[in-house]
Context: one part of a larger RNA
RNA sequence: AGCGUAUGGUGAAUGCCUUGGCACUAGGAGCCGAAGAAGGACGUGACGAACUACGAAAAGCCUCGGGGAGCCGUAAGUAGGCAGAGAUCCGGGGGUAUCCGAAUGGGGGAACCCGGCAGCAGAAGGCUGUCACACCGAAAGGUGAGGGAACGCAGGGAACUGAAACAUCUUAGUACCUGUAGGAACAGAAAGUAAAAACGAUUUUCCGAGUAGCGGCGAGCGAAAGGGAAAGAGCCCAGUACCGUGAAGGAGUUACAAAACCUUAUCAUAGUCAAAUCGCAUUGGAAAAGCGAGUCAGAGAGGGUGAAAACCCCGUAGACGAAAUGGUAAGGACUCUGGUAUGGAAGUACGGCGAGGCACGUGGAACCUUGUCGGAAGAUCGGAGGACCAUCUCCGAAGGCUAAAUACUACCUAGUGACCGAUAGUGAACCAGUACCGUGAGGGAAAGGUGAAAAGAACCCCGGGAGGGGAGUGAAAGAGAACCUGAAACCAUAUGCUUACAACAAGUCAGAGCCCGUUAAAGGGUGAUGGCGUGCCUUUUGUAGAAUGAACCGGCGAGUUAUGAUAAUGUGCGAGGUUAAGACUGAAGGGUCGGAGCCGAAGCGAAAGCGAGUCUGAAUAGGGCGAAGUAGUACAUUGUUAUAGACCCGAAACCGUGCGAGCUAGACAUGAGCAGGUUGAAGUUGGGGUAACACCCAAUGGAGGACCGAACCGUAGUCCGUUGAAAAGGGCCCGGAUGACUUGUGUCUAGGGGAGAAAUUCCAAUCGAGCUCGGAGAUAGCUGGUUCUCACCGAAAUAGCUUUAGGGCUAGCGUCGGAAAUAAGUUUUGCGGGGGUAAAGCACUGAAUGCCUGAUGGCCUCAUCUAGGGGUACUGAAUGCAAUCAAACUCUGAAUACCGCAAAACAUGUCCGGCAGUCAGACUACGGGUGAUAAGGUUCGUGGUCAAGAGGGAAACAGCCCAGAUCGCCAGUUAAGGUCCCGAAAUUCAUGCUAAGUGGGAAAGGAUGUGGAUCCGUCCAGACAGCUAGGAGGUUGGCUUAGAAGCAGCCAUCCUUAAAAGAGUGCGUAACAGCUCACUAGUCGAAUAGAUCCGCGCCGAAAAUGUACCGGGGCUAAGCAUGAUACCGAAACUGCGGAAUCGAUCGCAAGAUUGAUUGGUAGGUGAGCGUUCCAACAGCGUUGAAGGUAGACCGUAAGGACUAUUGGAGUGGUUGGAAGUGAGAAUGCCGGUAUGAGUAACGAAAAGAUGGGUGAGAAUCCCAUCCGUCAAAAGUCCAAGGUUUCCAGGGGAAGGUUCGUCCGCCCUGGGUUAGUCAGGUCCUAAGGUGAGGCUGAAGAGCGUAGCUGAUGGACAACAGGUUGAUAUUCCUGUACUGCUUAUGAGACUGAAGGAGUGACAAAGGAGGAUAGCCGGGGCCCAUGAAUGGAUUUGGGUUGAAGGUGGCGAGGAAGUGAUGUAGGCAAAUCCGCAUCACAAGAUUCUGAGCGCUGACCACGCAAGUUCGGCGAAUUCAAACUUUCAAGAAAAGCUUCUAGGGAUAAUCUUAUAAGCACCUGUACCGCAAACCGACACAGGUGGACGAGGAGAGAAUCUAAAGACGCGC
Repeated sequence: AGCGUAUGGUGAAUGCCUUGGCACUAGGAGCCGAAGAAGGACGUGACGAACUACGAAAAGCCUCGGGGAGCCGUAAGUAGGCAGAGAUCCGGGGGUAUCCGAAUGGGGGAACCCGGCAGCAGAAGGCUGUCACACCGAAAGGUGAGGGAACGCAGGGAACUGAAACAUCUUAGUACCUGUAGGAACAGAAAGUAAAAACGAUUUUCCGAGUAGCGGCGAGCGAAAGGGAAAGAGCCCAGUACCGUGAAGGAGUUACAAAACCUUAUCAUAGUCAAAUCGCAUUGGAAAAGCGAGUCAGAGAGGGUGAAAACCCCGUAGACGAAAUGGUAAGGACUCUGGUAUGGAAGUACGGCGAGGCACGUGGAACCUUGUCGGAAGAUCGGAGGACCAUCUCCGAAGGCUAAAUACUACCUAGUGACCGAUAGUGAACCAGUACCGUGAGGGAAAGGUGAAAAGAACCCCGGGAGGGGAGUGAAAGAGAACCUGAAACCAUAUGCUUACAACAAGUCAGAGCCCGUUAAAGGGUGAUGGCGUGCCUUUUGUAGAAUGAACCGGCGAGUUAUGAUAAUGUGCGAGGUUAAGACUGAAGGGUCGGAGCCGAAGCGAAAGCGAGUCUGAAUAGGGCGAAGUAGUACAUUGUUAUAGACCCGAAACCGUGCGAGCUAGACAUGAGCAGGUUGAAGUUGGGGUAACACCCAAUGGAGGACCGAACCGUAGUCCGUUGAAAAGGGCCCGGAUGACUUGUGUCUAGGGGAGAAAUUCCAAUCGAGCUCGGAGAUAGCUGGUUCUCACCGAAAUAGCUUUAGGGCUAGCGUCGGAAAUAAGUUUUGCGGGGGUAAAGCACUGAAUGCCUGAUGGCCUCAUCUAGGGGUACUGAAUGCAAUCAAACUCUGAAUACCGCAAAACAUGUCCGGCAGUCAGACUACGGGUGAUAAGGUUCGUGGUCAAGAGGGAAACAGCCCAGAUCGCCAGUUAAGGUCCCGAAAUUCAUGCUAAGUGGGAAAGGAUGUGGAUCCGUCCAGACAGCUAGGAGGUUGGCUUAGAAGCAGCCAUCCUUAAAAGAGUGCGUAACAGCUCACUAGUCGAAUAGAUCCGCGCCGAAAAUGUACCGGGGCUAAGCAUGAUACCGAAACUGCGGAAUCGAUCGCAAGAUUGAUUGGUAGGUGAGCGUUCCAACAGCGUUGAAGGUAGACCGUAAGGACUAUUGGAGUGGUUGGAAGUGAGAAUGCCGGUAUGAGUAACGAAAAGAUGGGUGAGAAUCCCAUCCGUCAAAAGUCCAAGGUUUCCAGGGGAAGGUUCGUCCGCCCUGGGUUAGUCAGGUCCUAAGGUGAGGCUGAAGAGCGUAGCUGAUGGACAACAGGUUGAUAUUCCUGUACUGCUUAUGAGACUGAAGGAGUGACAAAGGAGGAUAGCCGGGGCCCAUGAAUGGAUUUGGGUUGAAGGUGGCGAGGAAGUGAUGUAGGCAAAUCCGCAUCACAAGAUUCUGAGCGCUGACCACGCAAGUUCGGCGAAUUCAAACUUUCAAGAAAAGCUUCUAGGGAUAAUCUUAUAAGCACCUGUACCGCAAACCGACACAGGUGGACGAGGAGAGAAUCUAAAGACGCGC
């Protein structure tokens, strides 16, 4: 380490349970709301939060009833109360009912802010009431508005989809949006339906009927009359108003016109009474169980009680009951009407055009509605009866009302279930539409069980705790709160067997040894060794496949239901069968009626029609279809099918309503930002210059989509990062940086739409059409998945057609049932047929070679012309001869195949009907096409195998060879193939061959390898080979050539001598020479040269991890060939035994005998097992049910028992019935648990160290000392956003990437103080809203006045101190603003109107001043080197608002008078005109400075002076320049209109008083915001010291803050 066993942990399945759901039934109720709803916010208790209840009268108040002993909700605790003087509780009525919400005094970002008027009260705050809009009304007053599940009517109105595409059509008038009503709605008392002997409002239902019809006559759509039922109901007006009367009669209060009340009865909203059982030496914790003995029943429904209760409790059958409120019915009472006339609905009917609705798509299209144009009649008239006309019939439009039968159920009461039982049933059994996610619309979980009773574990021990061990409770603690049962994965501990030379789809067969001891059986565990052996599923021609899917375990997870059709089976009745709706009845299953209707019994014909016939036809003929031959019908089950989502999961998309511009794009309004340096345009001035310009020079000046470069914005490159620090970043480098710049706040634009310096770019991490919900279960000829068993049979991958080719339909092939039959089928043999393939052939059709002849044509030549002649080694027709070729040639012609007949064997075949699957095939052999006589290619034909086929052989190897597996056997015989060893069987026999390891890879080609066969030469007259010798002369042949002599080349190639010798075979020379060959002689002495065929060998022969081309060893046979004998060898065949199916025979049946059969995918058929629930029957169970665990038992299988143990209350059997009925796979869903792995990582490399403290415990907490980091920040202050994170005490489970005594964590308590700060009570911008108004199917859109709305305008406080936590807020001191009152003084006041002011750009430069900083001196404090002093060194040396006064760089403005047509009226104001005066005189303004504030504060003390630098702050948008020409209103000043004659009011001074609401903690470049995180990112504004430096760069560094949680 493996297997087994035992014991545990983890985990939650299973079983049991049910408080919750689901589906229905019956009854009720069908609305609530300005008298303020629905729904919320915030509160209310003596006690925190939540739910419930309630509302400042706040877990409740009053009253009337019920009820009768306890009560103060869930909720157990503490404290305190209430209750027989009747509480709590239940019911009727009443009171109260904060704030928001239609929301309604105005506003608004819901639950907030700000008011007016009247009254009361009053110092003030306050209390009560009232104040929206629209419509009606003279007014008083009334009505409406909003909400609500489904149902109704109406205005608009899709798309996916179906049509196998798509446009009419369909989906569908559906979804959805909108308006609006009622308890129902709508419809409705005929200008109807019809065609009878007519009927007589509407609505709903069953039929009629899937009929008549409509329809790219496709897909589909689809009536009506009439019949049966439910219900039943009819009326009013179009005649003149008003007033009075109101008899008889009539009608009514639930229609028509309209109220209130009384009586009686009854019902609802609380309740009351209600029979009958005990015992036990049983068991047990407990009795309701068991045993024994009883009782009641108009009550044996149900639930509870310590297990299973008629008689214990609640109830149940039955009977009874209401002060109050409401409903219903009847009656009373009451109310209304109580007439005259000849009328009777006009832009109507109708018509034209265009549409829509009717089942009806324009059709012959009536009928209904109407956008538009025309346009009647007048009951002697008009409309309709499916074009239209006539006759006939029916009816009376253009006004209105109308119950019931019908639809629905958010809600209340009572009940039911062959519905669920915690992954089920609602999303939700539990504090769920919650937590959580999202900007938002919207999306949306998980999570039940101690026990009978908390009796919930006192006390002790270990431990810091958590946790555990005892003790105790309890029937049980292995029921201990992480709690019933407690499976599996997974993790452990112990141990029996095994394991360290072994190569493993892990099993199976055989099997020794060891251990154990059973449901007692030829047992159990382990397994040395050997044989054989490449998972499962899916998809495929074919998968171990390196093709798909699954980490593992558990639970969930897919052919259902309804209605038609059809077939089979069953049952009932039968020439008939059967009811539907509905009615009655019953607690229900159901029962009884109900005959409308349907099917059948008769057909034929297009039909009229006729009818056992009929049609055709002139026909009585013939022919067609029928009859002669009667079986149907209703229901149930099963198979299949149609319509429905239709076996389940899965799109990308399409359409509709909404939600989004807190991201991003653009725009609008209003604010803000840009260190520093550089350059030096125009213009101007001066000088020069010109007649004058021009022009030049020098200054000045300060322009610029100018330059360099930080912040800021961006991102060209590269490295890193890529399960990141980060779902886009970091390092370095880089681009822009006064502009087409960047940025804050508020706002606008929305989905075929927006925005876009344009990239298909952006519109919330999404964009060639956002997101959300809905249509919706869209559709998917596509992929995947589809769950228990056995038995019988068993395919196809072909044809035809197909916008068809991976889909379908029909046929073919399968299966099941039935039928008939003169066995019609298959195979073999025999006989008889037709054929035109293979082969063959060349007569035909063509092709093609050679030869003879040589037509025609060409060329040459002769020729004066006409006419021709001659030659030709050119071409080559045609005939002939010879030899050939053919899929589309045949004078011929098989084998097979096919047809017929006969025989034998076998057992099919045919028809009808139900149900399929198959239409991707693969290889192999042969015959072809194609290709290259390539392919594991492609395509046909015939056969085989695989597919769907196991076994043996071929080493291994779907398709090859052998052979078709019903099961068992330690039996036998064989096939293919084998017999030296691996390996079962011959080292068998005989004859040859091979020498190459050929065998055991290969071609052209090559070779004197070797064996066999054949043919043809030479040779004793001496061959072949070797050796010796000759190989000559004319002649250097001629030509050519510089030369050419056998041997560069051309021509010729003779002669002679000889045994023989080329005018030369090769080498060679410049040319000769030289060597040699052919040829000849000698020597030698017997064979030798060549060719062809056959067998076996040789060479040709180089590749990649390692021999590696016999399966290995190895083999000279153990190779090859031929022949022979024996043996081995399979799931074949045989033997023995068993099972099943089918047939035959026998049998009443059970069964027996016998024969054959039993591989199997798609598929068909049959028979069973199991699960949940129901009914009936009879059972089991605390002496222990279900479930769990284990076991060696039974059955052919699915499965079933039994025993032991756990468990602690239900549950099995038989026979039927009904299904949410069986899991291993769907990248399935949910949960749990592994592996990876104690691995990667622990988030900026700014850095820690030491000592001390605390503590159970310290790298991490606290303190100290060093060290280090930032410093235009990593410091300080605001805004947004967050929302208690702030502070104190305590804690350490979880969070904190380690630790933790610590914390932004947990618990408890505390903390935010304003007339002046910010916002409101003031104003307006963009924008929003919007009285009137305009527009629009509806919803709604636009918009004037007005209102609203800051990012802007207006507006009054400073310094110090104080807390653990607040401060311009508290306190101290000193101020200011507004208001009230009083007093004094003065004055008429004064718009919501007029006027002025408010009031505005950018850039630039200069100046004044201040903040701040620096330096020198003085003073103070500390330090001061061993000590005293001193030089030294370090630090400090401060103060606001306000008031006041004079200064003050400057800046701005004319003043007065008169007139006046403008300023929507007026004006003394403004404007305009004129006159007078006039200098910046005067007035106004202005940072700052001095004094004061301050005898104060601060500081231990000192608490001064001089000088320098100097801002981006301020004077002040003041000036200059430029062009792009740069908010509004309030406020303030003034003027009148008006008011007024009073100090009402205003101004001023003093005094006394008053001064509302909201924010205020804390973080705030970040651990508290936005980024899922204690995240290297992002986030607007203000301050931002010193040294070096131009600088906010960079280096350094103060105050301050940190060392980045391993």
This is a predicted structure of a 1606-nucleotide part of an RNA (large-subunit ribosomal RNA, half A) from a Candidatus Izemoplasmatales bacterium. Its mean pLDDT, the model's own confidence on a scale to 100, is 84. The source organism's lineage runs through Bacteria, Bacillati, Mycoplasmatota, Mollicutes and Candidatus Izemoplasmatales.